The prediction has a mean pLDDT of 84. This is a predicted structure of a 476-nucleotide part of an RNA (small-subunit ribosomal RNA, 3' major domain) from an uncultured prokaryote. Its Rfam family is "Bacterial small subunit ribosomal RNA". The full RNA is in RNAcentral, with records from ENA.
[in-house]
Context: one part of a larger RNA
């Protein structure tokens, strides 16, 4: 100087407390461990591994296993010599591929040759093989915590100290005051984006107040530029104003005006560093290993196994509900190898067909919870939907291992969950649906969107994590 303390002081955080909803019990989905297996590819392991890499394993992917192949190789480049390349059909085979066979002699040319492709030979290729404890890059984490340092000066033999401590204050090393310090840098804040109010400009594909026409009806038409909206530019909030407290300071408390008030709400943004944290399987790369194989091609299988254990979720156990009928109101997205309307067929998944749309124009598209009416009457039920049988639909060479969905039948556990444990402070939790990426097909996952919309916070004694000062130490 640090680190640590079941030392002290001050302070903060959904850290506790106050509340609301869960997990832990059930069924299923998914990841992991374990076990099994020819293989169940590999990585990730407290927080910070476990719906994680994987924004989507039937083949492919695929790295694993079994079997069959090839050896300058599936891929790159240089040189030598030779040839064209390519292709119809047949046979063998699981295919890769092999054999036979048909067509074919092309393109440019300065006639030397060249370009593309292919065979032979040599340098070499290849490796998701090892080492993340050899590395770059990227990422997680403490933590959006308020810290981490430097120059000069001063003090100390020195390691170092000072500044950065102290009195206040703040979300903040934020600001003020003091002070052997004076300044500065990286962080904080602001500058950026979205959202909340207003104005200006613009007015189609969006809008319709006024005027006119028309319809069973609809901005449907003429027209309008007001309103909504769209999307660009500005304004607006600064403790600016008033009162009080305070050291006359910084600031804090209350008030006015205002759409908004003290960082308005949200996002992006992550200092010096820590964990030899994670990744050699994104990529790059040193070293090592391999080279008729640890490379490569291909078929089938596996990654989907299942006495069990754990994590994360979904659906429930019902009446604030289930079922049936009627009737409203979104936002944000996507679409030409696509979205696919009206119509018709089917109980349905879906099919036939194809209008319109490269989209404020057309389509996906029905929002759902809510509301109105009816029914059920507390039961393992008209709750719950697992499981299983049958019949189908769709995608796709192909749904046996191993897809999703539909219909009929079946109708399991489950009556609110032990010890323990998690999230959340407001348009939040809870609850309801919608869209997107990946994607031929396949989400209860992920990312985004809106609808409805709470309760509680006395307080900081305690648990956890963190910041500053101080103290002890046989630790570095």
């Nucleotide at each position: 100087u640090g680190a640590c303390g079941g030392g002290g002081g001050c302070c903060c955080g959904c850290a506790c407390a106050a509340g609301c909803g869960g997990u832990g019990g059930a069924g299923c989905a998914u990841g992991u461990g374990g076990u099994u297996u020819a293989a169940u590819u590999c990585g990730a392991c407290g927080c910070a591994a476990c719906g994680c890499g994987a924004a989507g394993a039937a083949c492919c992917u695929u790295a694993c296993c079994u079997a069959c192949u090839c050896u300058u190789g599936a891929c790159a480049u240089c040189c030598u010599c030779g040839g064209a390349a390519c292709u119809c059909g047949g046979c063998a085979g699981a295919g890769a591929u092999g054999c036979c066979u048909u067509g074919g002699u092309g393109c440019c040319u300065u006639c030397g040759g060249g370009a593309u492709c292919u065979g032979u030979g040599u340098g070499c290729a290849g490796g998701u093989g090892c080492u993340g404890c050899a590395u770059g890059g990227c990422u997680g984490u403490c933590g959006u915590c308020a810290g981490c340092u430097c120059g000069u000066g001063u003090c100390g033999u020195g390691a170092g100290a000072u500044g950065u401590u102290g009195g206040g204050u703040u979300a903040a090393g934020u600001c003020c005051c003091g002070c052997a310090a004076c300044g500065a840098g990286c962080g904080c804040a602001a500058c950026c984006c979205c959202u909340g109010c207003c104005a200006u400009u613009a007015g189609u594909u969006g809008c319709c107040a006024u005027c006119a026409g028309g319809u069973u009806a609809u901005g449907c038409u003429g027209g309008g530029a007001a309103c909504u909206c769209u999307a660009a530019u500005g304004g607006g909030a600064c403790u600016g104003c008033c009162g009080g407290u305070g050291a006359u300071a910084a600031a804090c408390c209350g008030g006015a005006g205002g759409a908004a008030g003290g960082u308005g709400g949200g996002g992006a943004u992550g200092a010096c560093g820590u964990c030899a944290a994670g990744u050699c399987c994104u990529c790059a790369u040193g070293g090592c290993c391999u080279u008729u194989a640890u490379g490569u091609c291909c078929a089938g299988g596996g990654c989907u196994a299942c006495a069990c254990a754990c994590g994360u979720g979904c659906u429930a156990c019902a009446a604030u509900g289930g079922c049936c009928g009627g009737u409203a109101c979104a936002a944000a997205g996507a679409g030409u190898c696509g979205c696919g309307a009206g119509a018709c067929c089917g109980c349905g998944a879906g099919g036939u067909g194809g209008a319109g749309c490269u989209a404020a124009u057309c389509u996906c598209a029905a929002a759902a919870a809510a509301c109105c009416g009816g029914u059920c009457u507390c039961a393992g039920u008209u709750c719950g939907g697992a499981u299983u049988g049958g019949a189908g639909u769709c995608u796709g060479c192909a749904a046996c291992u191993c897809g999703a969905c539909u219909c009929c039948a079946u109708g399991a556990a489950g009556u609110u969950g032990g010890a323990a444990u998690c999230g959340c402070u407001a348009g939040u939790a809870a609850u309801c649906g919608u869209g997107g990426a990946u994607c031929a097909g396949c989400a209860u996952g992920c990312c985004a969107c809106g609808g409805u919309g709470a309760a509680u916070a006395c307080g900081u004694u305690c648990c956890c994590g963190g910041g500053c000062c101080u103290u002890g130490u046989a630790c570095a």